[in-house]
Molecule: FMN riboswitch aptamer (RFN element)
RNA sequence: GCUUUCCUUCGGGGUAGGUGAAAUUCCUAACCGGCGGUGAUCGAGUAGUGCAGGGAGGAUCGGACAUCCGAAUUUCCUGCAUUUCUCGUCAGUCCGUGACCCGGUCUAAUUGAUUUCUUACAGCCAUGAGCAAAUAGAAAUCUUUUGGAACGGUGGACCUGGUGUAACUCCGGGACCGACAGUACAGUCUGGAUGGGAGAAGGAGAUG
Numbered sequence: 001g002c003u004u005u006c007c008u009u010c011g012g013g014g015u016a017g018g019u020g021a022a023a024u025u026c027c028u029a030a031c032c033g034g035c036g037g038u039g040a041u042c043g044a045g046u047a048g049u050g051c052a053g054g055g056a057g058g059a060u061c062g063g064a065c066a067u068c069c070g071a072a073u074u075u076c077c078u079g080c081a082u083u084u085c086u087c088g089u090c091a092g093u094c095c096g097u098g099a100c101c102c103g104g105u106c107u108a109a110u111u112g113a114u115u116u117c118u119u120a121c122a123g124c125c126a127u128g129a130g131c132a133a134a135u136a137g138a139a140a141u142c143u144u145u146u147g148g149a150a151c152g153g154u155g156g157a158c159c160u161g162g163u164g165u166a167a168c169u170c171c172g173g174g175a176c177c178g179a180c181a182g183u184a185c186a187g188u189c190u191g192g193a194u195g196g197g198a199g200a201a202g203g204a205g206a207u208g
Stems, first nucleotide, its partner, number of pairs: 002208001003206008015029004030188002032178002034097004042088004047083011060071004092176002101153003105149005112142007123131002125128001158174005180191003
């Protein structure tokens, strides 16, 4: 590092005014954007290459000849450019996914009914290891309610200009969207929810 099991922590943002008896619900204006991916965003860093400048070295070469100049080369530093890599970051409207809602299936508990079996009171006559409504117990089927699990379904919204090889992602502009219940009609209030959760981070164990 990979695979796998378990544990811990974290894991959603947003309002003012007007009208009105009443609205954070209407109207006007504002504000917000879960998780993973992609991504031409932005930032940081390492290394390589090229160019420029500077420093240093020498059994290099050439020219001068008092100790200089030039060239090539090695190495170090600085700056710029470029490429690769690493890390962080980057889409409400792209791809997937979560919450909410719906469906059947499985499962736990629970309510009632029916049937069967066991037990057997009253009772019955054939007097038996007999039959047999109550009662008690068990099982099966159907059913009520409340959870749980995996799965499936449903599930909202984008154009335009610019740059460029390339943008639904960058920059500019203008749009659009947002579960259910409650209530004067709700993305922003209250509630289910001290819930669930895509996932994120960390830790421990096992395995080779």